A computed fold for a 100-nucleotide RNA from Mesobacillus maritimus, annotated as SAM riboswitch aptamer (S box leader). Lineage of the source: Bacteria > Bacillati > Bacillota > Caryophanales > Mesobacillus. Its mean pLDDT, the model's own confidence on a scale to 100, is 81. Of the family's consensus pairs, 97% are formed in the model.
RNA sequence: UACUUAUCAAGAGAGGCGGAGGGAAUGGCCCGAUGAAGCCCAGCAACCGGUAGAUCACGGUGCUAAAUCCACCAGAGUAAAUGACUCUGAAAGAUAAGGA
Numbered sequence: 001u002a003c004u005u006a007u008c009a010a011g012a013g014a015g016g017c018g019g020a021g022g023g024a025a026u027g028g029c030c031c032g033a034u035g036a037a038g039c040c041c042a043g044c045a046a047c048c049g050g051u052a053g054a055u056c057a058c059g060g061u062g063c064u065a066a067a068u069c070c071a072c073c074a075g076a077g078u079a080a081a082u083g084a085c086u087c088u089g090a091a092a093g094a095u096a097a098g099g100a
Base pairs, nucleotide, nucleotide: 001100003098004097005096006095007094008093013041015040016039017038021031022030023029026071027070028069042064043063044062047060048059049056050055051054068092073089074088075087076086077085078084
């Protein structure tokens, strides 16, 4: 880097350093000096893992605004008179595990 499988409506800080950005891309809509990113600590969860069939959180990751913040593509429906709304599926993305 691509592939396969699984999951993505729950959960988690009124801490320290830091200083302006962040929420993947695009369009929205948001968050941010009542401090963004990042780092540390703290916490959540339980994919791998440990004990051994139900638990643990010592270890490897991950995560800690909003559903993966919403839409983006396809289909169906509602209402209506061109712009809305709802549902389903896909795509894309994220994370884990695995083998290349």